[in-house]
Formats: sequence, C1' cells, structure tokens
RNA sequence: CAUCCGAAAAGGCACACUCGUCGCAAGACGGGGUCGCAAAGCUACGGGUCCGGUUGAAAGAGACCGGAUUGCCAAG
Repeated sequence: CAUCCGAAAAGGCACACUCGUCGCAAGACGGGGUCGCAAAGCUACGGGUCCGGUUGAAAGAGACCGGAUUGCCAAG
C1' cells in the first nucleotide's frame, strides 16, 4: 500500500403491514411498525426487474420512448 475478516461498547437504518398525501401506474414522501441489514449511507452512468405509451395481430413476442426500483446485482 492492497485485499480479506469484523470482537467489544455506544448507536444507526427500517421489510411486511397500516394511516395520510402525491401519482394513470410502478412507486415515492410523512406517521406508526420492526423482517432484517456492517454500509439496508450517497450516486439511476451499466445490467436485471416493474409501470405507462408507440409499433405489432384483437390479445403476443420483439423493438423504441418515458418513468420507477440502491432492502436485485454490479460500479464509484
């Protein structure tokens, strides 16, 4: 210097569900809640997944455009 591991102490975040608000929707924000998380801290430029639209065949696949997801992965 790089990589891996993470004892102890004190703490942090907040799944599902629910209430309210926004949104066509996915979903987001705030309150309650606490499944879990050593980055479950930040970034939506890569991939995946989800939503809306166009094309397509009435329904499809695919392609394209817009949006969402960092508690899907990766990268920083």
Molecule: c-di-GMP-I riboswitch aptamer
Organism: Candidatus Firestoneibacteriota